[in-house]
RNA sequence: UUUUUUGAGAGUUUGAUCCUGGCUCAGGGAGAACGUUGGCGGCGUGGAUAAGGCAUGCAAGUCGUGCGAUCUAAGAUAGUCUUUUGACUAUCUUAGAUAAGCGGCAAACGGGGCAGUAACACGUACCUAACUUACCCUAGAUCCGGGCAUAACUCUGGGAAACCAGAGCUAAUUCCCGAUGGUCCUUCAAAAAGUCUCUGGACUUUUUGAAGGUAAAGGCUCUUUUGAGCCGAUCUAGGAUAGGGGUGCGGCUGAUCAGCUAGUUGGUGAGGUAACGGCUCACCAAGGCUAUGACCAGUAGGGGGCCUGAGAGGGUGUCCCCCGCCAAGGGCACUGAGACACGGGCCCUACUCCUACGGGAGGCAGCAGCCGAGAAUCUUGGGCAAUGGGCGAAAGCCUGACCCAGUGACGCCGCGUGCCAGAAGAAGCCCUUCGGGGUGUAAAUGGCUUUUAUGGGGGAUGAAACCUGUUCUUUUAAGGACAGGUUGACAGUACCCCAUGAAUAAGGGACGACUAACUUCGUGCCAGCAGUCGCGGUAAUACGAAGGUCCCAAACGUUUCCCGGAUUUACUGGGCGUAAAGGGCAAACAGGUGGAUCUUAAAGUCUCUUGUCAAAUCCUUCGGCUCAACCGAAGAAAGGCAAGAGAUACUUAAGAUCUAGAGAGCUGCAGGGGCUGGUAGAACGGAUGGUGGAGGGGUGAAAUCCGAUGAUAUCAUCCGGAAUGCCGAAAGCGAAGGCAGCCAGCUAGGCAGCUUCUGACACUGAUUUUGCGAAAGCCAGGGGCGCAAAAAGGAUUAGAUACCCUUGUAGUCCUGGCCCUAAACGCUGGAUGCUAGCUUUGGGGAAUUUAAUUUCUCCGAGGCGAAGCUAACGCGUUAAGCAUCCCGCCUGGGUAGUACGGCCGCAAGGCUGAAACUCAAAGGAAUAGACGGAAGGCUGCACAAGCGGUGGAGCAUGUGGUUUAAUUCGAUAGUAACCGAAAACCUUACCCGGGCUUGACAUGCUCGUCUCAAUGCCUUUCUCGAAAGAGAAAGGAAGCACGGUUUCCGUGCGGGCGAGCACAGGUGCUGCAUGGCCGUCGUCAGCUCGUGGUGUGAACCGUAUCCUUAAGUGGCACAACGAGCGCAACCCUCGAGGUGUGUUACAUGUGUCACACCUGACUGCCGGUUUUAAACCGGAGGAAGGAGGGGAUGACGUCAGGUCCGCAUGGCCCUUAUGUCCGGGGCUACACACAUGCUACAAUGGCGGCUACAAAGAGUUGCGAACCCGCGAGGGGGAGCCAAUCUCUAAAAAGCCGCCCCAGUUCGGAUUGCAGGCUGAAACCCGCCUGCAUGAAGCCGGAAUCGCUAGUAAUCGCGUCUCAGGAUGACGCGGUGAAUACGUUCUCAGCCUUUGUACUCACUGCCUGUCAGCCCAGAGGAGUCUCCUAUACUUGAAGGCCUCAGACGAGGCUUAAAGUAUGGGGGAUGACUAGGGGUAAGUCAUAACAAGGCACCGCUAGGGGAACCUGGCGGUGAAACAACUCUGA
Repeated sequence: UUUUUUGAGAGUUUGAUCCUGGCUCAGGGAGAACGUUGGCGGCGUGGAUAAGGCAUGCAAGUCGUGCGAUCUAAGAUAGUCUUUUGACUAUCUUAGAUAAGCGGCAAACGGGGCAGUAACACGUACCUAACUUACCCUAGAUCCGGGCAUAACUCUGGGAAACCAGAGCUAAUUCCCGAUGGUCCUUCAAAAAGUCUCUGGACUUUUUGAAGGUAAAGGCUCUUUUGAGCCGAUCUAGGAUAGGGGUGCGGCUGAUCAGCUAGUUGGUGAGGUAACGGCUCACCAAGGCUAUGACCAGUAGGGGGCCUGAGAGGGUGUCCCCCGCCAAGGGCACUGAGACACGGGCCCUACUCCUACGGGAGGCAGCAGCCGAGAAUCUUGGGCAAUGGGCGAAAGCCUGACCCAGUGACGCCGCGUGCCAGAAGAAGCCCUUCGGGGUGUAAAUGGCUUUUAUGGGGGAUGAAACCUGUUCUUUUAAGGACAGGUUGACAGUACCCCAUGAAUAAGGGACGACUAACUUCGUGCCAGCAGUCGCGGUAAUACGAAGGUCCCAAACGUUUCCCGGAUUUACUGGGCGUAAAGGGCAAACAGGUGGAUCUUAAAGUCUCUUGUCAAAUCCUUCGGCUCAACCGAAGAAAGGCAAGAGAUACUUAAGAUCUAGAGAGCUGCAGGGGCUGGUAGAACGGAUGGUGGAGGGGUGAAAUCCGAUGAUAUCAUCCGGAAUGCCGAAAGCGAAGGCAGCCAGCUAGGCAGCUUCUGACACUGAUUUUGCGAAAGCCAGGGGCGCAAAAAGGAUUAGAUACCCUUGUAGUCCUGGCCCUAAACGCUGGAUGCUAGCUUUGGGGAAUUUAAUUUCUCCGAGGCGAAGCUAACGCGUUAAGCAUCCCGCCUGGGUAGUACGGCCGCAAGGCUGAAACUCAAAGGAAUAGACGGAAGGCUGCACAAGCGGUGGAGCAUGUGGUUUAAUUCGAUAGUAACCGAAAACCUUACCCGGGCUUGACAUGCUCGUCUCAAUGCCUUUCUCGAAAGAGAAAGGAAGCACGGUUUCCGUGCGGGCGAGCACAGGUGCUGCAUGGCCGUCGUCAGCUCGUGGUGUGAACCGUAUCCUUAAGUGGCACAACGAGCGCAACCCUCGAGGUGUGUUACAUGUGUCACACCUGACUGCCGGUUUUAAACCGGAGGAAGGAGGGGAUGACGUCAGGUCCGCAUGGCCCUUAUGUCCGGGGCUACACACAUGCUACAAUGGCGGCUACAAAGAGUUGCGAACCCGCGAGGGGGAGCCAAUCUCUAAAAAGCCGCCCCAGUUCGGAUUGCAGGCUGAAACCCGCCUGCAUGAAGCCGGAAUCGCUAGUAAUCGCGUCUCAGGAUGACGCGGUGAAUACGUUCUCAGCCUUUGUACUCACUGCCUGUCAGCCCAGAGGAGUCUCCUAUACUUGAAGGCCUCAGACGAGGCUUAAAGUAUGGGGGAUGACUAGGGGUAAGUCAUAACAAGGCACCGCUAGGGGAACCUGGCGGUGAAACAACUCUGA
């Protein structure tokens, strides 16, 4: 500079994150189908399934200028008949036509289909000197003379028919014979040229010559008749066209198809063909193909193209074009230029039809059409007008080819269903916060237009030819010109004009996210939706409906299939440590790849040129239909194949050279490398003998077991087998598995130094090979001390086929032979090169040095780390970095390393290795939590140390359960159970019965009525009644203003009453729709934010380590610096003092008491410890000391914790009742169970008497004194007190004196009887108290469990609350007044850090397997049925060939089909069998995930209901602890 115009993602695994990975969606397309809807036109397109079967019609004929013959018309001649202008017959001439026949050409094209075919079938490029070609063109030559037949026709006969047979006649462009002929064919000879050569010759071409052989047909017109023209025939050569044959390359799947092949591979000869050839045959040889995939099996017509895609690719082969193949299923030939022939023939088979039963006929995968099957695919139309084809000299005839029309929204394209105006916006419908909003300028309404539809009128292009006549050129002919005539199916169509009138014309899908578009109602895990995720269990934008909205539009959705997205098979363009994926390891063939230099060649590679890759299609430009779709014309790239010319950097090939790779040599070195033989000590077991005398052994604890026939223990001697302590290690060696006492022998590899030799000899390595290959296991023979699957016993346990214990056999050991697998792991293939270091260690070497040392170097083995890589973890010169070469392997999870098949093995089993079906995940790394029968640190009346209780008794109260007409409801693990909440009526919500219905309560409206007055209200009385209520009587009360005719009337406002309408009312439901309030973790010390920093990210740091604290309290330090909610403090109270005040307190004081204010305590002071700090320990002083005691105060949050019955409240439900009123009953029941308490069981006591000391409260519907009565509860009484004044009010325990004397008692007081009191309408159900009498259980409480750390526990009374009355309750008050804490091992709870995790609904988690029920697919299965195929044999049609000289006839060979036998493969089905997958909340266990409670897992072997258990070897993908090493400080 030119050209090219081209690439989007999302959802879904998790509590969250990153990655891996699958599934799904958005796009485009279709010969489509289905659902809903549907105005018009143009152009296309339409049996994809049954190559299933077909009624009917049509789809191939034509030529009389080849022939006989026939027919018609006219004429002529002759004959017969006749009344006739006539009729008939025969012959001839002219004109025209032709059914059937002979003959010629066509029928091999055109049209249809895609069954077969994996092949030279197709595509592409070549070859054919190994070939053919009718009709056509060009050139040359020729068409002479004869002959025999036969159909038609006539006659006869057979047959139902189809049709056939015999006799006789006849023609030709039918057939035959002869002649002639060349550059034709065959043979021979000669010459020349060329090629090869073994120098003998062979082959090819050309020329010449000789011999032999092969041809023909005529017809028409004209004629001047010796002829001319046209058509035709024959031979030869050439062309064109069309075909035959051959070759290279290209394009499917399967190796669970690995070996295939006898005409097979080649040769010689012959036959055959147009032609080469095993094409066929005879003989000879034994070849040919195959891992670059033969053979076999499956599938399939191939291409141009079409769809998709950025492209590379992937998919596909409908319409149109080219090629191939087929014509009911098979076989075969004939004719012909061409066929082994769709509408020709013969035969076999299946099927259909006709039949007189003897025999015949047929082939729509031509155009229409019918049946069938199917989700599904059109008219039994018009015309040869055009284009094309066949025949013909031509006119012409034929043509379901073709041109048109019809049908289907099947596709593409175009047009329309109107346009303008029209309200702050009608109605209807929908929503609503009730104000309004939406539909919406939409409609109505006004104006305009008329495409389209309807009616009317006009009206094409497509036509060129052809015939007749004239004429031009010209020797003619062909041809041209002119005039006239004549030819359109489509179609009176396209198109144009006029008239009328908005008139004739809109639907489908969607609206949770992906994905544009939202509300209401209904429904209530139902009905249903769904492409994926998922939605629906009473407030569903997800179901159904409505309104609204969004998208597309004569269509819109759904389904199916293809490409895309999917870089998800990765050439472009992926991976393998842990996600799927490195072979267990090595040697080596083929193959792939390969060091340095030079030369040659030019195969790859690159450049240029030529040919070709049909047309159509795609692209560009231009043009024609009004546009477009559609159509026409012109142009054109890249790329493929072939040929030619050139270039030589790289690869390659050939040759020459080199030494850096590799190997060899020499000198040394280290080593558990391998094999064989020998040998040593310790331990163990056994045997014999001695000593000794009761236990031993074993465990969490035991027992089985051994032992008075003497064990265990101990001493001595002997025997046996297995394994080798210390050294020893992060060490060493080996390819891996693996290898360890010591000595000897044999043997392999490695390393270093020297740089002597060879000269690329190298690396890797598929399948088949070969070898090695832990443990277990197998076979045979030995051996057997110990250990130890199986087995037995003892324990444990709910069980215990286990863990633990006691025994114990295979086995473990040796020799020989198999097996061939492991977590065979560094989960990391081999080789080579490059890319910072530091450090430890094994081996060798160099320099320096006296030595120690130090430095350097090569080969190994570790740790930490730069860059870089990685999803992260991590790797990091021993790479998982950067590159190259070769091999192996992966492509979602499960099914499954399973089934089937094959190979190997004695077996066990190994290697190779699927699918159906099913799921939307499975998975890796890391993060935050939670959890752990994980570790560390810390706290708490958590344990421990103590004191007192509960659990046992009786009673009280509450709960469960049961009962009941009702026993109202709620709470109901900790965090319910003297809780809501002191129920006789009321309360009360429950039950029974009786009443009321605008209501017991609120507000409003309408109507009526009254307003000096009533059917209403109030009071009283009466009737019914249990009351509520219903009904009746009497009395009473109730305003203002104005006007008027003023003791009264009217109007208005207000008020009363009645009727009606709105509504009230609900302790009805939902605390899982909510507010508010509360409980709990927990008064635990935690929970967060801003900025900044780290990480791809979730997240982390801050808030970690250390010290300290009650405390995330504080300090030091620090990629953090600050801040907030919590902690603490501020508040109240008690404790000391001071000051002030002083009634109702006190009572005259050194001042109690009360109130108010203030002071005081801060680790402030001293000493010590720690790091100097924070802080801790001790001390002083002080009323009080390290938070002085107590209280209030409860972070972010958790438990869908509790409450709709305190209150409030959304939604739903009831409305003469689920509302409301009344009477009575119930909440108080009672076999029982639990919880919380009271009183006790007695002498630290009980009883009697005497006697002392509080605090804090309460009181007018109240507290109630003194005094009197009563045994007492209480009664009378009424002072005082609205309270530091009066009252409740007496404190009790304690103290003193006395009695009781250990007992069911002078303990204990339940229960019951009688008699009373109080409250209250009311005390029966169902209250409390008193007196007398009665005098249960109970003698300190099993397992278990609760509270409390000081003025506390324990014990003693007092008050208040609720309340008419009714505490053993709750809340407070004071009196007396202890014990103990070594300590954090354990239990429980909590906090922090680390760690593991398969948990996240978070361990009350997750999850495995058997068994039982149901469903599904696949595997095996005695077999049964069917299809394909192989081999052998039998039979064998037509046809061809051969033989019998020929014909007839016969025979033989070969083949289709059929049959028999055996085998191989596929499909369907099958009692039953085993496993798999899916299912409701079933049964049994609990194997795994935490150290999962026996760490788990791999291989192997045995055992067991099951998960599993045990043995042997191995791994860490195990925790915790310890030690060591490395690294950093």

Small-subunit ribosomal RNA from a Pseudomonadota bacterium, 1529 nucleotides, folded computationally. The sequence is in RNAcentral, with records from ENA. The coordinates come from a structure-prediction model, not an experiment, and the mean pLDDT is 83.